TPP riboswitch aptamer (THI element) from an uncultured Acidiferrobacteraceae bacterium, 98 nucleotides, folded computationally. The coordinates come from a structure-prediction model, not an experiment, and the mean pLDDT is 78. The sequence was found by an Rfam model in a public genome assembly. Rfam family: TPP riboswitch aptamer (THI element). Rfam's curators write: Vitamin B(1) in its active form thiamin pyrophosphate (TPP) is an essential coenzyme that is synthesised by coupling of pyrimidine and thiazole moieties in bacteria. The previously detected thiamin-regulatory element, thi box was extended, resulting in a new, highly conserved RNA secondary structure, the THI element, which is widely distributed in eubacteria and also occurs in some archaea.
RNA sequence: UGUUAUCCGACGGGGUGCCCGACAGAGGUCGGGCUGAGAAUGACCCGUUGAACCUGAACCGGAUCAUACCGGCGGAGGAAUUCGGAUAAUGGCGUCAA
Numbered sequence: 001u002g003u004u005a006u007c008c009g010a011c012g013g014g015g016u017g018c019c020c021g022a023c024a025g026a027g028g029u030c031g032g033g034c035u036g037a038g039a040a041u042g043a044c045c046c047g048u049u050g051a052a053c054c055u056g057a058a059c060c061g062g063a064u065c066a067u068a069c070c071g072g073c074g075g076a077g078g079a080a081u082u083c084g085g086a087u088a089a090u091g092g093c094g095u096c097a098a
Stems, first nucleotide, its partner, number of pairs: 001091010011047004017034007053078003059072004
C1' cells in the first nucleotide's frame, strides 16, 4: 500500500403475507397458529461482486387448513452511486539487520 472477509458507525433501499377465533352492521382492532433473517414500531435484510426487493403474476408444477409454503419463471426486465474506521488473512513495493 492493494485485495478479500468480519465487526462498528453514517447515508441510502426494501418487505410486513396466509389461516382460526373474539369484538365489530362494512371498514377495522385484538389474541393464537404456519413459513421465514424479518409478517410494523421494532428489529431484520440489502446497497451494482446487487434473488434485499419489485414487475411478469389473480402465472405454472408440487405440497398445505390456507398462503410466493417449496420449486420453476430467472444466462428475463428493473432496483439503493455507498463512504469511513478497526481487526484478521493474503499479496506487491521499499528500508534495516544477518